[in-house]
Context: one part of a larger RNA
RNA sequence: UGACGGGGGCCCGCACAAGCGGUGGAGCAUGUGGUUUAAUUCGACGACGCGAAGAACCUUACCUGGGCUUGAACUGGAGAGGACAGCCUGUGAAAGCAGGUCUCCCGCAAGGGUCUCUCUAGAGGUGCUGCAUGGCUGUCGUCAGCUCGUGUCGUGAGAUGUUGGGUUAAGUCCCGUAACGAGCGCAACCCCUAUCCUUAGUUGCCAGCGGGCAAUGCCGGGAACUCUAAGGAAACCGCCGGUGAUAAACCGGAGGAAGGUGGGGAUGACGUCAAGUCCUCAUGGCCUUUAUGUCCAGGGCCACACACGUGCUACAAUGGACGGUACAAAGGGUUGCUAAGCCGCAAGGUGGAGCUAAUCCCAAAAAGCCGUUCUCAGUUCGGAUUGGGGGCUGCAACUCGCCCCCAUGAAGGUGGAAUCGCUAGUAAUCGCGGAUCAGCAUGCCGCGGUGAAUACGUUCCCGGGCCUUGUACA
Numbered sequence: 001u002g003a004c005g006g007g008g009g010c011c012c013g014c015a016c017a018a019g020c021g022g023u024g025g026a027g028c029a030u031g032u033g034g035u036u037u038a039a040u041u042c043g044a045c046g047a048c049g050c051g052a053a054g055a056a057c058c059u060u061a062c063c064u065g066g067g068c069u070u071g072a073a074c075u076g077g078a079g080a081g082g083a084c085a086g087c088c089u090g091u092g093a094a095a096g097c098a099g100g101u102c103u104c105c106c107g108c109a110a111g112g113g114u115c116u117c118u119c120u121a122g123a124g125g126u127g128c129u130g131c132a133u134g135g136c137u138g139u140c141g142u143c144a145g146c147u148c149g150u151g152u153c154g155u156g157a158g159a160u161g162u163u164g165g166g167u168u169a170a171g172u173c174c175c176g177u178a179a180c181g182a183g184c185g186c187a188a189c190c191c192c193u194a195u196c197c198u199u200a201g202u203u204g205c206c207a208g209c210g211g212g213c214a215a216u217g218c219c220g221g222g223a224a225c226u227c228u229a230a231g232g233a234a235a236c237c238g239c240c241g242g243u244g245a246u247a248a249a250c251c252g253g254a255g256g257a258a259g260g261u262g263g264g265g266a267u268g269a270c271g272u273c274a275a276g277u278c279c280u281c282a283u284g285g286c287c288u289u290u291a292u293g294u295c296c297a298g299g300g301c302c303a304c305a306c307a308c309g310u311g312c313u314a315c316a317a318u319g320g321a322c323g324g325u326a327c328a329a330a331g332g333g334u335u336g337c338u339a340a341g342c343c344g345c346a347a348g349g350u351g352g353a354g355c356u357a358a359u360c361c362c363a364a365a366a367a368g369c370c371g372u373u374c375u376c377a378g379u380u381c382g383g384a385u386u387g388g389g390g391g392c393u394g395c396a397a398c399u400c401g402c403c404c405c406c407a408u409g410a411a412g413g414u415g416g417a418a419u420c421g422c423u424a425g426u427a428a429u430c431g432c433g434g435a436u437c438a439g440c441a442u443g444c445c446g447c448g449g450u451g452a453a454u455a456c457g458u459u460c461c462c463g464g465g466c467c468u469u470g471u472a473c474a
Base pairs, nucleotide, nucleotide: 001474002473003471004470005469007468008467009466010465011464012463013462015458016457019422020421021420022419023418026313027312028311029310030309031308032307033306034304035303042051043050062299063298064297065296066295067294068293075121076120077119078118079117080116081115086101087100088099089098090097091096104113105112106111124288125287127286128285129284133282134281135277136276137275138273140271145184146183147182148181149180150179151160152159153158164175165174166173190265191264192263193262195233196232197231198230199229200228201227205222206221209220210219211218236259239253240252241251242250243249315415319374320373321372322371323370324369325368331362332361333360336355337354341350342349343348381412386407387406388405389404390403391402392401428450429449430448431447432446433445434444
């Protein structure tokens, strides 16, 4: 000087408390461990719906079997050939192998190009080392810290500044002060959102005027409103009162769409963990070179006495079923989204209008509201499992996809110890979209609808910041 203390002081955080809803019990989905296996590819354990924004083949790295050896892609050198490619046949699970047919282009020419074969220098490696590395990332933590120059103090390591009194979300600001300044962080500048103004008016809008219809901005028209998207305004403790050291600031009030960082995002200091990644990529070293490379078929990554994590669906009446009816936002679409109509109980099929999209389509929002029914039951709850029949994608759904219909109708009656999330348009609940994607989400990333309860407080648990004290630790 740090680190540590079941030392002290001050302070903060859904840390506790106060509340609401879960997990832990059930079934299923998914990841992991374990076990099994020819293989169940590999990594991650401060991991475990993680890498994987999507394993039937491919992917694929694994296994079994069948092939190739200058090779599946690329470059150079030497030699040889006159081809090659394509097509056909045989064989084969395919890859491939064998046979047949055909015999390239430019140039007058010399020659050149493309291709094949042989040899060679070398290629290749998701092989090892993340404890040799770059890059990228996680974490403490969006915590308020981490440092430097000069000066001063100390023999020195170092200290001071950065401590103290207040204050703040903040090393934020004020005051004091052997310090005076400065840098990286904080804040602000950026984006979205909440109000208004100006400009603009189509594909969006329809107040007033006119017309038409079974009905609809449908038409003439309009530029008000909504909206769209560009520019501005607005919020700064600015104003008033109080508290305070006349400071910084805090408390209350007014006005205002918004009030004290308005709400949300992006943004992650010096560093820590030899944290993660050699399987994104790059790269040193090592290993491999008829194999640890490469091509192909099939299998596996999907196994299943079990254990754990994360989720979905429930156990019902604030509900289930049936009928009617209303209101979003944000997205995506030409290898695409696909309307109306028709067929089918349905998945879907047919059909083909429109749309490169404020125009057309996906598209039905759902919870909600209005009726009817069920009447507390393992039920008209719950939907697992299984049988049968179909549909779609795709070369192909047996291993191993999704969906529909009929039948079947399991566990489950609110979950022990323990444990998680959340402070407001939040939790809870309801649906919608997107990426990946031929097909395949209960995951992920977004979007809106409905919309709470509680916070006395900081004694305690956990994590963190500052000061101080002790130390046989570095």
Notes
Small-subunit ribosomal RNA, 3' major domain from a metagenome, 474 nucleotides, folded computationally. The coordinates come from a structure-prediction model, not an experiment, and the mean pLDDT is 83.